[in-house]
């Protein structure tokens, strides 16, 4: 320096332009003598600014941060 992926809750991952899931975690209930185990519930999320579009987590620009490649 050039190509090139990636950025989704506290963590790690899905997601065909049309409701943002799933696991682990966290709180609080239930059960248990206690404490693990189960069962219920709830809070917590798109990297940042623009453009397309009736609508954008995906599509286009621009920039941040990361990683992988070549020099």
């Nucleotide at each position: 320096u050039a190509g090139a992926a990636a950025a989704u809750g506290g963590u790690g991952u899905a997601g065909a332009g049309g409701u943002a899931g799933c696991a682990c975690g966290a709180a609080g209930a239930g059960u248990u003598u206690u404490g693990a185990u189960c069962u219920c519930u709830u809070a917590a999320g798109a990297a940042a600014g623009g453009g397309u579009u009736c609508a954008a987590a995906g599509c286009c620009c621009u920039u941040u941060u990361u990683u992988c490649u070549a020099g």
Molecule: transfer RNA
Organism: Synchiropus altivelis